[in-house]
C1' cells in the first nucleotide's frame, strides 16, 4: 500500500419520567356470611378497579425490505396419478427446510493475498439476430488474387512493303512510315477458379506457422482448439495420458422450449373462548334438480290419475380452496358478491425456543453429538426517554504548546415466532495473509 | 401488521407480454387569420422512460436490488 475474517457500535454517576410483572398499604365495587329486614349495618378477603410505596425487567445488528425457507393456525384436507402454473439448476456435503451455508471442480480477473460467475441442454424443435455489409445461418462473392477469350492502346524485336537521302549503277547503307506475327504491360467487357487479404459488423462457417499451388484453400504437416473412443485417478463435478477424425455443429434459453428436482391455498386482522348490541333483514348468482317414498287437494268406472308441497327418508346426482380422474371420508343447505343493521369490549393464541453461553469429542469446514449452566421485552396504535456533570472519539478555532472553547457522535425502533439473504450504517478494536 | 398495484414530455395516458424509430391528447412557443383577444389553420421545441447493477451486439421492455406513491384487509348477526 492492499486482501480476508471476526467483534463492538458509547461508558459511569445523579435527578426526573414511561411501561410489564409480582408484593405491601389504603379506598371503592361486586360476591359470601351474620344481624336486622321499607332497607341498612358489621365482618371477610377469593375476584375486579383506582391511588400510593418500595422491588425487579424493558429494542437491534440490522428490529428494515418482505426477497426466500420453515414452525403455528384455519380451509373436513387423507392417499395416488396426470396436466397446468410457479420456482430451482456444476459436484459433494450440511440443515427442520431453503434460492442459505461449507468444501471441491470449471470459466474469467489480479504480480499476489484473493475476488467473481442465474455455472444443466443451442448435436429435439420453433423464433430472433435491427443498422451497416456482397453475404447473418440449406452461406455469399463488393473490392481483390489467378487462368482463358475478345476489343483497344503502349513498348521492344524480326520479316515484308512504300517514300526520301548518300554512294558510279542492278544494288547496298541510313532515316521515316505502314502492316502481319510472336512477346511484355495497361484499360474495358466476358467465362471459369479461389476465399488468403481489404472492407462491414457484436458476430463472417476453427487459430498460428511452414510447405504447397496458376492463385488459393485442412489441400498436406506441426502445435493449439474441437469431437469421438479407450485407459488411469477421483463418490462426483472433473483432471491426466493415448489413439482416431481434417472440422461437421455461429450467438441467444434473465426468448418459447427440453431435461432433472421441488412446490395445495391463505395468513396472528390466522384462529379459539366469553360478553354486548342489531332487522338471524333484503337483492343476486352457483351447486340445483330428477325419480321413488310421504303429505295435502281435485277428479274417479275405486283400478287409478292430475296438480301442489316436502322435515334430505331411499336412489341417483352435486359440492368439498388450480383443473381432471381413482380410492376413502364429510356435507347436501351451504357458499360467493352487493345493499342495509349492530359493536369498536375482555381472555387466550403470546414467548422454554430447530434458544443463549461455556467446555469436551468428531469433522478441513458448514455442522453434529454429549455434559454443565442461564431464563432474557412483550401490553393498546404501541413504553424502552429527557436533563446535568465527568470520561471517550472526530472536526474547527484560540494558543504562552501546558491547555481552553465551540460543534458533532451514525443507520435506525420489537408487534406470532424462528433460520437465512439483501439493503442502510458515524466511528473504533482484534486476528491472519500478500 | 399482512396483501396487491403503479412510476414514460408541464398534466393525463399508450408502448412493455413478443427487446432494435419513444408516441398520442391537452398545455407551451412561433407564424397566418382578426382592429385586438379567443377560437381555427400550419409548424416547432420539450424525455438520463423513478434510481443502481446485471443478461444481451443492443433494455422503457427481461432479471435482481432499491426509492417514492396509491389501494385493500377488524369483528358480530
Nucleotide at each position: 500500500a492492499g486482501g480476508c475474517g471476526g467483534c463492538c457500535g458509547g461508558g459511569c454517576a445523579g435527578c426526573c419520567g414511561c411501561u410489564g410483572c409480582a408484593c405491601c398499604u389504603u379506598c371503592a365495587g361486586a360476591g359470601c356470611g351474620c344481624c336486622g329486614u321499607u332497607c341498612g349495618g358489621c365482618g371477610u378477603g377469593c375476584c375486579u378497579g383506582a391511588a400510593g410505596g418500595g422491588g425487579u425487567g424493558g429494542a437491534g445488528g440490522a428490529a428494515a425490505g418482505u426477497c426466500c425457507g420453515g414452525g403455528c393456525u384455519c380451509c373436513a384436507c387423507g392417499g395416488g396419478a396426470a396436466c397446468a402454473c410457479g420456482g430451482u439448476g456444476c459436484c459433494g456435503g450440511u440443515u427442520a427446510a431453503c434460492g442459505g451455508c461449507c468444501g471441491g471442480c470449471g470459466g474469467g480477473g489480479g504480480c499476489g493475498a484473493c475476488c467473481u460467475c442465474a455455472g444443466g441442454g443451442a448435436a429435439a424443435g420453433u423464433g430472433c439476430c435491427a443498422c451497416a455489409g456482397a453475404g447473418a445461418a440449406c452461406a455469399a462473392a463488393c473490392c481483390g488474387c489467378c487462368c482463358g477469350g475478345c476489343c483497344c492502346c503502349c513498348g521492344c524485336g524480326a520479316g515484308c512493303g512504300c517514300u526520301c537521302g548518300a554512294c558510279c549503277u542492278u544494288g547496298u547503307c541510313g532515316a521515316g512510315u505502314g502492316u502481319c506475327c510472336a512477346u511484355g504491360g495497361g484499360u474495358g467487357c466476358u467465362g471459369a477458379g479461389c476465399a488468403a487479404g481489404g472492407g462491414u459488423g457484436a458476430a463472417a462457417c476453427g487459430g498460428u506457422g511452414c510447405g504447397g499451388c496458376a492463385a488459393g484453400a485442412g489441400c498436406g504437416c506441426a502445435c493449439c482448439g474441437c469431437g469421438c473412443c479407450c485407459c488411469c485417478g477421483g463418490c462426483a463435478a472433473c483432471g491426466g495420458g493415448g489413439g482416431c477424425g481434417g472440422c461437421a455443429g455461429g450467438g441467444u434459453a434473465a426468448a418459447c422450449c427440453c431435461c432433472a428436482c421441488c412446490g395445495g391455498g391463505a395468513g396472528c386482522a390466522a384462529g379459539g373462548c366469553c360478553g354486548a348490541a342489531u332487522a338471524g333483514g333484503g337483492g343476486u348468482g352457483g351447486u340445483c334438480g330428477g325419480c321413488g317414498g310421504c303429505g295435502c287437494g281435485g277428479g274417479u268406472u275405486c283400478g287409478c290419475u292430475c296438480g301442489c308441497g316436502u322435515g334430505a327418508c331411499g336412489c341417483a346426482g352435486g359440492g368439498g380452496u388450480g383443473u381432471u380422474c381413482c380410492c376413502g371420508c364429510c356435507c347436501c343447505a351451504c357458499c360467493g358478491c352487493c345493499c342495509g343493521g349492530g359493536u369498536u369490549g375482555g381472555c387466550c393464541g403470546c414467548g422454554c425456543g430447530a434458544g443463549g453461553c461455556g467446555c469436551g469429542u468428531c469433522g478441513c469446514a458448514a455442522g453434529a453429538c454429549g455434559c454443565g449452566u442461564c431464563c432474557u421485552a412483550g401490553a393498546g396504535g404501541a413504553a424502552u426517554g429527557g436533563c446535568u456533570g465527568c470520561c471517550c472519539c472526530g472536526u474547527c478555532c484560540u494558543g504562552a504548546c501546558a491547555a481552553g472553547g465551540a460543534c458533532g457522535g451514525a443507520c435506525a425502533g420489537a408487534a406470532c415466532c424462528c433460520g437465512g439473504c439483501u439493503u442502510a450504517u458515524a466511528g473504533g478494536c482484534c486476528g491472519c495473509c500478500u | 401488521c399482512g396483501g396487491g398495484g403503479c412510476g414514460u414530455a408541464g398534466c393525463u395516458c399508450a408502448g412493455c407480454c413478443u427487446g432494435g424509430u419513444a408516441g398520442a391528447g391537452c398545455a407551451u412557443c412561433u407564424g397566418c387569420u382578426u382592429u385586438g383577444g379567443g377560437a381555427g389553420c400550419a409548424g416547432a421545441g420539450g424525455g438520463u422512460c423513478g434510481g443502481a447493477g446485471g443478461u444481451u451486439c443492443g433494455a422503457a421492455u427481461c432479471c435482481u436490488c432499491u426509492c417514492g406513491c396509491c389501494c385493500c384487509g377488524a369483528c358480530c348477526a
This is a predicted complex of two RNAs, RNase P RNA and transfer RNA, with 511 nucleotides together. The coordinates come from a structure-prediction model, not an experiment, and the mean pLDDT is 76. It holds a member of the Rfam family "Bacterial RNase P class A". Rfam links the family to the GO terms tRNA processing, dimeric ribonuclease P complex and ribonuclease P activity. Rfam's curators write: Ribonuclease P (RNase P) is a ubiquitous endoribonuclease, found in archaea, bacteria and eukarya as well as chloroplasts and mitochondria. The family's RNA type in Rfam is ribozyme.